[in-house]
RNA sequence: AGAAUUUGAUCCUGGUUCAGACUGAACGCUGGCGGCGUGGAUGAGACAUGCAAGUCGCACGGAAAAGUGAGCAAUCACUUUUGAGUGGCGAAAGGGUUAGUAAUACAUGGGUAAUUUGCCUCUUACCCGGGGAUAACGGUUGGAAACGACCGCUAAUACCGGAUGUGAUUAAGAACGGCAUCGUUCUCUAAUCAAAGUGGGGGACUUCGAAAGAAGCCUUGCGGUAAGAGAGAAGCUCAUGAGGUAUCAGCUAGUUGGUAAGGUAAUGGCUUACCAAGGCUAAGACGCCUAGGCGGAUUGAGAGAUUGACCGCCAACACUGGGACUGAGACACUGCCCAGACUCCUACGGGAGGCAGCAGUCGAGAAUAUUUCGCAAUGGGCGAAAGCCUGACGAAGCGACGCCGCGUGGACGAUGAAGGCCUUCGGGUUGUAAAAUCCUGUUGUUAGGGAACAAGGGAGAGUCGUGAACAACGACUUUUUUUGAGGGUACCUAAAGAGAAAGCACCGGCUAACUCCGUGCCAGCAGCUGCGGUAAUACGGAGGGUGCAAGCGUUAGUCGGAAUUAUUGGGCGUAAAGGGUGCGUAGGCGGGGACGUAAGUCAAAUGUGAAAUUCCGGGGCUUAACCUCGGAGCUGCAUUUGAUACUAUGUUUCUUGUCGGAUGGCGGAGAAAAUGGAAUUCCACGUGUAGCGGUGAAAUGCGUAGAUAUGUGGAAGAACACCUGUGGCGAAAGCGGUUUUCUAGCCUGCCCGAGACGCUGAGGCACGAAAGUUAGGGGAGCAAACAGGAUUAGAUACCCUGGUAGUCCUAACCUUAAACUAUGUAUACUUGGCGUAGAUGGUCUCAACCCCAUCUGUGCCGGAGCGAACGCGUUAAGUAUACCGCCUGGGGAGUACAGUCGCAAGGCUGAAACUCAAAAGAAUUGACGGGGACCCGCACAAGCAGUGGAGCAUGUGGUUCGAUUCGAUCCACGCGAAGAACCUUACCUGGGCUUGACAUACAGGUGGCGGCGGCAGAAAUGUCGUCUUUCCGCAAGGAACGCCUGAACAGGUGCUGCAUGGCUGUCGUCAGCUCGUGCCGUGAGGUGUUGGGUUAAGUCCCGCAACGAGCGCAACCCUUGUCGUUAGUUGCCAGCACGUAAUGGUGGGCACUCUAGCGAGACUGCCUGGGUUAACCAGGAGGAAGGUGAGGAUGACGUCAAGUCCGCAUGGCCUUCAUGCCCAGGGCUACACACGUGCUACAAUGGUCGGUACAGAGGGCAGCAAUACCGCGAGGUGGAGCAAAUCCCUAAAGCCGGCCCCAGUUCAGAUUGGAGUCUGCAACUCGACUCCAUGAAGCCGGAAUUGCUAGUAAUGGCGAGUCAGCAACAUCGCCGUGAAUACGUUCCCGGGUCUUGUACACACCGCCCGUCAAGUCACGGAAGUUGGUUUCACCCAAAGUUGCUCACCUAACCCGCAAGGGAAGGAGGCACCCAAGGUGAGGCUGAUAACUGGGACUAAGUCGUAACAAGGUAGCCCUACCGGAAGGUGGGGCUG
Repeated sequence: AGAAUUUGAUCCUGGUUCAGACUGAACGCUGGCGGCGUGGAUGAGACAUGCAAGUCGCACGGAAAAGUGAGCAAUCACUUUUGAGUGGCGAAAGGGUUAGUAAUACAUGGGUAAUUUGCCUCUUACCCGGGGAUAACGGUUGGAAACGACCGCUAAUACCGGAUGUGAUUAAGAACGGCAUCGUUCUCUAAUCAAAGUGGGGGACUUCGAAAGAAGCCUUGCGGUAAGAGAGAAGCUCAUGAGGUAUCAGCUAGUUGGUAAGGUAAUGGCUUACCAAGGCUAAGACGCCUAGGCGGAUUGAGAGAUUGACCGCCAACACUGGGACUGAGACACUGCCCAGACUCCUACGGGAGGCAGCAGUCGAGAAUAUUUCGCAAUGGGCGAAAGCCUGACGAAGCGACGCCGCGUGGACGAUGAAGGCCUUCGGGUUGUAAAAUCCUGUUGUUAGGGAACAAGGGAGAGUCGUGAACAACGACUUUUUUUGAGGGUACCUAAAGAGAAAGCACCGGCUAACUCCGUGCCAGCAGCUGCGGUAAUACGGAGGGUGCAAGCGUUAGUCGGAAUUAUUGGGCGUAAAGGGUGCGUAGGCGGGGACGUAAGUCAAAUGUGAAAUUCCGGGGCUUAACCUCGGAGCUGCAUUUGAUACUAUGUUUCUUGUCGGAUGGCGGAGAAAAUGGAAUUCCACGUGUAGCGGUGAAAUGCGUAGAUAUGUGGAAGAACACCUGUGGCGAAAGCGGUUUUCUAGCCUGCCCGAGACGCUGAGGCACGAAAGUUAGGGGAGCAAACAGGAUUAGAUACCCUGGUAGUCCUAACCUUAAACUAUGUAUACUUGGCGUAGAUGGUCUCAACCCCAUCUGUGCCGGAGCGAACGCGUUAAGUAUACCGCCUGGGGAGUACAGUCGCAAGGCUGAAACUCAAAAGAAUUGACGGGGACCCGCACAAGCAGUGGAGCAUGUGGUUCGAUUCGAUCCACGCGAAGAACCUUACCUGGGCUUGACAUACAGGUGGCGGCGGCAGAAAUGUCGUCUUUCCGCAAGGAACGCCUGAACAGGUGCUGCAUGGCUGUCGUCAGCUCGUGCCGUGAGGUGUUGGGUUAAGUCCCGCAACGAGCGCAACCCUUGUCGUUAGUUGCCAGCACGUAAUGGUGGGCACUCUAGCGAGACUGCCUGGGUUAACCAGGAGGAAGGUGAGGAUGACGUCAAGUCCGCAUGGCCUUCAUGCCCAGGGCUACACACGUGCUACAAUGGUCGGUACAGAGGGCAGCAAUACCGCGAGGUGGAGCAAAUCCCUAAAGCCGGCCCCAGUUCAGAUUGGAGUCUGCAACUCGACUCCAUGAAGCCGGAAUUGCUAGUAAUGGCGAGUCAGCAACAUCGCCGUGAAUACGUUCCCGGGUCUUGUACACACCGCCCGUCAAGUCACGGAAGUUGGUUUCACCCAAAGUUGCUCACCUAACCCGCAAGGGAAGGAGGCACCCAAGGUGAGGCUGAUAACUGGGACUAAGUCGUAACAAGGUAGCCCUACCGGAAGGUGGGGCUG
């Protein structure tokens, strides 16, 4: 630091996902040790049991027990211990939790002149003298218990008066000071306000006592009282900061303020009475939801974002709610009272309880530990102290929960062992890994030793201080004694021994790491993309590898990456996004100069920013984690001082922004009134007659009751042709005949005035096309709906005929549009060119025009720059500033709910669940279009002959069958098959064989091999007999061949042509397909290859950011057409000769024909014209041939996963007593039917009979076969000649005659019967041919469709391959006879080039919309049902504070001799307030619900085809109506 994913590819926008770090985690697999941390996140759910707050006898009375002493004893005294009580201190700390709380909390910084403070420290002064009770205890008594009641006794540092007053408080006076209320100090006077003793020691003296002794007194420690100061703690208060929601916009009656009083430690509506009517709020009040806050933690480069476990600070809470008491402090976790819920005890009368302390239990949960040890240390409470208490704390235990450290061995070891896995069978890999050899000894085990954590405390002695004192007390020194939970732990030493110690995830890409097997869209995987349908590096297993490691993965969560909320650091023409337009409030921002202030800003200093954490540097644990010391830092806040450039603010001034005046202009700007002509329709009358109208074609409709047409006159409403123009005006919507009136705007040279008056603008207000609404008018034309006619499969449409709302006017609503320049407003700056509208100035002129310059608008092109590109470009989408609006993936959805506006239709504001991995933008290359342009082709047209109808042949489909083997879609179908009776043959049935019919090699055994014959059998085969006994070598032995056995292997027309090679078809013999370098573009890509001509052609020429090149085209090759030359046998025969009935038969010749070699020839070479002086085209000459002469071979890059595994080859899979091999028979030849390709015909251009003429190319020895003879014939007999220019096989149509006479015929020949021939082991299934007989359909063929442009079509025959024979009418060749037509490119089909549109890229056989039907999911509405929360009103009202009362009760004080009275207090009662409870009415919110609504998703359901191409009616936006559905139509708008 990035990466994957939208596309055929590209750039961009944009989301999704991943790699990192972290966690109080959980789950899966695995697990050696130690250290340090950490561990109920959920039910603030309920809790059994134990413990968690006591202590003090040096405050007090008394009890019990033990001991000692005295005493005869009762008993007394003392010491120690224990428990209860009075009293004191503590219990308000420590510990837990996070429910509530959005501010009564928290953080930071202030204030308190508005306050309090126990214990502690310091200072000052004091502690005098009295009184009356009460618990304990004793007695009586109630109760189950808890717990009481009454009577009696007693003490205090308990309680209550009095005295004193250092002082404090209040009042008065004075001085000083400040910060408003006020503060401080001083004076004297007045009033009010205190106290407690106890421990130790002591000599004289005093009092009491019989004495012992006690008290006074002195001293000392502790304690007490009144004050002052401090420290620490607490209260109150102010400012700032710190969640969400506006679909919460108004809230508030103690509410805001004042006066007075009360209350508090203290300010204050804190409370009450009265008075006033205020207070808060868009800088978010009020409401709702959520939440303890912070130091910090995690992450991040930072800014930030998220979070608030452990540790620390603060707050709140303690079963739920309310309340006060005590106290320095509480409205109190282990206190009290009341109410409620729950649990427990009960004798049913009544009581008890509160783990969110430490352990522990149950529950819920994915999930969180021991009912441990100790007060040894640290700290706390009490105490004078010893000490006691302390689940705070220190330790241990459990958990890999986290972090850190260590180990599971080291060295050596190649035959690269075995085994595994893979393999191209050679080997590779696991792998120095192992084994083996030599070592070491961490951890663990055993044994031995063994710390630190301990400081203090007690006792004795001494010194010093205090004191009158040698006492006591305090300080110090010293001696001695004693204290460890952890724990015999850390650590050290020794011994044995490699011994006891490695797993988890991953391996297609992202992302490090690859092979085999299994599986076969199954099972499964998956973070995203996506894998899996028979060769899966993606599933499962294995081998190997990669990563981390006592852990490794997964899940959940946070930050990061994400510049994906953008302050740093994004955007808004087309991707999401500019408000429909203006005016304007708050707010934000604001021209030049001067002076002042110093709020912002800047600088310095001071205070604070707790500690811990983080960072840096040291130190201590063997290291590290961890701990510890020092420093930095804590970006903040406050105060003081200073600076004054900028901003702000105050004063003043300026003119350039702005505004106004004046002059002259401009315009479909707005409103109202008046008025004009053309057209349409209607009405009346006339002329006139049969149609009109309408369409692609028609029909509905109108018309003989007189239409349409035409003439005249009249009526009505609406709109204003030409001018008219990317021209004008307006803020936008919008505005168009003419005239008048009223109103507003803009421009304008010289000039005058004001003097920043400005820009933007949340809310707000106004305007706002069309449609639509209400009321009243109006209604000619047009025209939703509707009706009819067409079209159509249907046609709720497009087309036609009608037609109502509406369109028009007035008044009032509605407030939306593709309200668009899809571009907010304002200002400034930044090269240009060309138009156009209005205006001004200048030059020139008599004047005008032309011309030049400028301003304001409005357009086109274009530079820099910008931009993803398209494009924008002084009218910016450039460069900047100010302000507003808006966006944050697609769908759900501009939907639901809620609010608000509206008469309604609806508008504005505006979510979520769920779902997808995309959805978009621009551009590129293709493909496609019922887009365009150009061009070609037997493509159409013009012709000829056919096919489709018949019969037969043949192939296919289908069907049948035991089998009818298999393959083959335009590009299969007389195709593979150039030939199925057996064989072929792959299929079926049956019979057999198993190293095999065939190949290679091995081992063992055996034998020749082989020939012949018999028997069984359908044969294969089996069996029997017989004949014979290989070669080399002296021998041993070896070799060849066969058989048997064994094990390798053979074999497969079995599967996969979608694993392949090779070959082939098709587009297409179409003219195309590419590359190198350069250039253009961010890029895909483009250019070249496009353009202008031309060609059969990307053929050639010209031009050109291209220049060249390659594969194709053409040519080179073959055949054919002309000539020459060479050569003449088997060919030929002109001349010569011989011969025959005749024949090149013979001699001879090679001239000619011919044969087959080599050459020539044709190249637009020549001429004329056209064309760009080109390419080229047209015509002509010559020529056998003329513009590639004709034909063939030749098939670019590629497409179709085209065809072929059954030609061959081949990977993989399958089979191996069978899917192999042999044999017999059958089948491939079936037959209701359908299709393709052919043959023969339907006849007279013919049939038939007779005569007669002319080829080419081939083939021939298991062959072709002549002459000859036989047979009607197929054929037979026979065999001259020929391995071939020698011999053989060889024409028909044609021509010349005869007959037939238009008919199912003398046409046609199917079918069938009979008789034969040939081939062959064998013609039954199932051959061909011959003869005789039979004589079917068929009289030229519907829709449709094929071939052909010249030696072609048509027609006639001949040959060959295959082959024993044949299905051949096929195929491949050959020659004979031999036409017609082409105006032309509109149309059909196919193709090429350019261009255009595209939502297609599997590429139109594409994509895709909506209803309906099915399933699943979430959501909305809903009669209701049921919760939560909250408000208001009323009722009732516990405990309790306060107030009032108090006829009852009362020790302390006062009066009184007393009785008694007073004061004061209490019980009781009353009143206010008030928790819980009750009733009623609402608000908000949740759950659920018959039914209902749309939405999303789901390989192959139904109906249509709305959109994408002109998508077949251009599409889309708003609106209205209509329709199964997409949708259709009307009105206005947009071009996307």
Description
The prediction has a mean pLDDT of 84. Predicted 3D model of a 1536-nucleotide RNA (small-subunit ribosomal RNA) from a metagenome. The RNAcentral record of the sequence draws on SILVA. Its Rfam family is "Bacterial small subunit ribosomal RNA". Rfam links the family to the GO terms ribosome and structural constituent of ribosome.